This is a predicted structure of a 350-nucleotide part of an RNA (small-subunit ribosomal RNA, central domain) from an uncultured prokaryote.
Its Rfam family is "Bacterial small subunit ribosomal RNA".
Model confidence (mean pLDDT): 86 of 100.
Context: one part of a larger RNA
RNA sequence: CUGGGCGUAAAGCGCGCGUAGGCGGUUUGAUAAGUCGGGUGUGAAAGCCCCGGGCUCAACCUGGGAAUUGCGUUCCAAACUGGCAAGCUAGAGUAUGGUAGAGGAAGGUAGAAUUCCCUGUGUAGCGGUGAAAUGCGUAGAUAUCGGGAGGAAUACCAGUGGCGAAGGCGGCCUUCUGGACCAAUACUGACGCUGAGGUGCGAAAGCGUGGGGAGCAAACAGGAUUAGAUACCCUGGUAGUCCACGCCGUAAACGAUGUCAACUAGCCGUUGGGCCCCUUGAGGGUUUAGUUGGCGCAGCUAACGCGAUAAGUUGACCGCCUGGGGAGUACGGCCGCAAGGCUAAAACUC
Numbered sequence: 001c002u003g004g005g006c007g008u009a010a011a012g013c014g015c016g017c018g019u020a021g022g023c024g025g026u027u028u029g030a031u032a033a034g035u036c037g038g039g040u041g042u043g044a045a046a047g048c049c050c051c052g053g054g055c056u057c058a059a060c061c062u063g064g065g066a067a068u069u070g071c072g073u074u075c076c077a078a079a080c081u082g083g084c085a086a087g088c089u090a091g092a093g094u095a096u097g098g099u100a101g102a103g104g105a106a107g108g109u110a111g112a113a114u115u116c117c118c119u120g121u122g123u124a125g126c127g128g129u130g131a132a133a134u135g136c137g138u139a140g141a142u143a144u145c146g147g148g149a150g151g152a153a154u155a156c157c158a159g160u161g162g163c164g165a166a167g168g169c170g171g172c173c174u175u176c177u178g179g180a181c182c183a184a185u186a187c188u189g190a191c192g193c194u195g196a197g198g199u200g201c202g203a204a205a206g207c208g209u210g211g212g213g214a215g216c217a218a219a220c221a222g223g224a225u226u227a228g229a230u231a232c233c234c235u236g237g238u239a240g241u242c243c244a245c246g247c248c249g250u251a252a253a254c255g256a257u258g259u260c261a262a263c264u265a266g267c268c269g270u271u272g273g274g275c276c277c278c279u280u281g282a283g284g285g286u287u288u289a290g291u292u293g294g295c296g297c298a299g300c301u302a303a304c305g306c307g308a309u310a311a312g313u314u315g316a317c318c319g320c321c322u323g324g325g326g327a328g329u330a331c332g333g334c335c336g337c338a339a340g341g342c343u344a345a346a347a348c349u350c
């Protein structure tokens, strides 16, 4: 070292792409590196083990054998793995025609609402709460009509609905653009899977520069509450929230469930597509198994539960765990403008 695990007990990297590496469909031929067997050389002696012999026995001594699981060399075998050659089409991909979609980027545009400004009507209140007060209002508020400005978000549709690798994505229109699915053929011919390092994307908050700023709102101020009230409630209110560019790189980044592939009862919904049937209706059947849900057999599980979207049965590859605290901390290194991030201990203690 060979162990056991990772939904909730410790443990799946937030998510992709991809280098090295690991692993890899099917047929034939040849090869013989791995693999199998034989020969041969070597594997010192002693010791251990087995069978004998010698000291009266034993320890001890001594003869022979076995073992020395290995390595070198040579010969045989050719199923499997590898390398080689030639094929195949079931994996993977390309072409053609369609389909659905808040997938992404840029530009434009619409209506409702809040706020503010101007004008009219109009008069003493408004607002707010458990109750109040701070606040606003006779310099004319609130309410209401008309006009204007500006920013942000898109009611209904809307749905355990859709799309996306994840983060995430929602008015409408245009342009550019990624992916998925379906149908029937044709083509390439294993081109595949995973992926240490690496690299890209990555909510919110935060940071830099410049804009923007309606509403909301950390901080802050005031009013209440209270024994106090650095809170909960109320009135205000600045960063921020928005845009452009550049950083940050973290989240209960969750399905707390890595990716890919195969296999293993059923039943009921939902979404996209294809086909068929007719009483063409909000209809029925079937298929893809394509999506997304509810139950459930076997099986699994400590239980809860999972159950073809597996946590079942297997394979390939990666990541991670190894008692609690100290600690995701110190130190060092790398990254960052900073905030901090990544990597990551020990003493001590239970």
Base pairs, nucleotide, nucleotide: 003322004321005320006319007304008303012318014201015200016199017198021194022193023192025088026087027086028085029084031082033081034080035077037075038074039073040072041071042070049065050064051063052062053061054060091191092188093187094186095185096183097182098181099180103177104176105175106174107173108172109171110154115149116148117147118146120144121143125136126135162169163168206247207246208245209244210243211242215241216240220236221235222234223233258317259316260315261314262313263312266295267294268293269292271290272288273287274286275285276284277283278281299306300305323350324349325348332343333342334341335340